The RNA shown here (transfer RNA) has 77 nucleotides and comes from a Xanthobacteraceae bacterium. Rfam family: tRNA. RNAcentral holds the sequence, with entries from ENA. NCBI's taxonomy places the organism under Bacteria, Pseudomonadati, Pseudomonadota, Alphaproteobacteria, Xanthobacteraceae.
[in-house]
C1' cells in the first nucleotide's frame, strides 16, 4: 500500500444475507432453601449495536466514509 475478516451488555456470542419490538448463555444483585456455603429455585439490574453520514415512514440489518483488532499478499531491508 492492496485485499479479506471481525467490531452487539462486565466476558463469550446469536441476530445482518431477506430493513419492522435488541436477545441467549455465563457473571453481578436481591430472595427463598441451608447452622454457613455450594448446588438448585425465583425475581431483577445491566446496550450511544466501533464512529460519522446518508437512503427509508422505520436501519444492528441497506449505501458511503473513518477507527480500531486479526489474517493473507505486496514493497523495503
Nucleotide at each position: 500500500c492492496g485485499g479479506a475478516g471481525u467490531g452487539u451488555a462486565g466476558c463469550g456470542c446469536a441476530g445482518c444475507c431477506u430493513g419492522g419490538a435488541a436477545g441467549c448463555g455465563c457473571u453481578c444483585u436481591u430472595c427463598g432453601u441451608u447452622c454457613g456455603g455450594a448446588a438448585c429455585g425465583a425475581a431483577g439490574a445491566g446496550g450511544u449495536c466501533g464512529c460519522a453520514g446518508g437512503u427509508u415512514c422505520a436501519a444492528a440489518u441497506c449505501c458511503u466514509g473513518c477507527c480500531a483488532c486479526u489474517c493473507c499478499g505486496a514493497c523495503c531491508a